RNA sequence: UCUUAUCAUGAGUGGCGGAGGGACAGGCCCACUGAUGCCCAGCAACCAUUCUUAAAUAAGUUGAGAAAAGGUGCUACAUCCUGCAAAACGUUUAAAAUUGAUCGUUUUGAAAGAUAAGA
Numbered sequence: 001u002c003u004u005a006u007c008a009u010g011a012g013u014g015g016c017g018g019a020g021g022g023a024c025a026g027g028c029c030c031a032c033u034g035a036u037g038c039c040c041a042g043c044a045a046c047c048a049u050u051c052u053u054a055a056a057u058a059a060g061u062u063g064a065g066a067a068a069a070g071g072u073g074c075u076a077c078a079u080c081c082u083g084c085a086a087a088a089c090g091u092u093u094a095a096a097a098u099u100g101a102u103c104g105u106u107u108u109g110a111a112a113g114a115u116a117a118g119a
Base pairs, nucleotide, nucleotide: 001119002118003117004116005115006114007113012040014039015038016037020030021029022028024083025082026081027080041075042074043073045072046071047070049067050066051065052064053063054062055061079112084109085108086107087106088105089104090103092101093100094099
């Protein structure tokens, strides 16, 4: 860098330290009642390990569940919300109506981001 999968659950009133942080932009939040970061502690997403089970089977393999916590990871707010597109509904406006434009809400799919595994 590319591919695939997942991202509405879960996780400290601890120690060090001292100014910022939540990827980016716009918002909105957190923070000297102590942020980012480090140590300890914790959680259990992916890979690996062990056990059980189903299919297939000579063996291998694949799927599901449980245990443990080895390798990464994670421990404010849904990936904090939106950011592009489509649909539905509603508001305002022009209009006789269809319809158009504006604003908002909801849903869906992308884009971007994060994590894991493989190349």
Molecule: SAM riboswitch aptamer (S box leader)
Organism: soil metagenome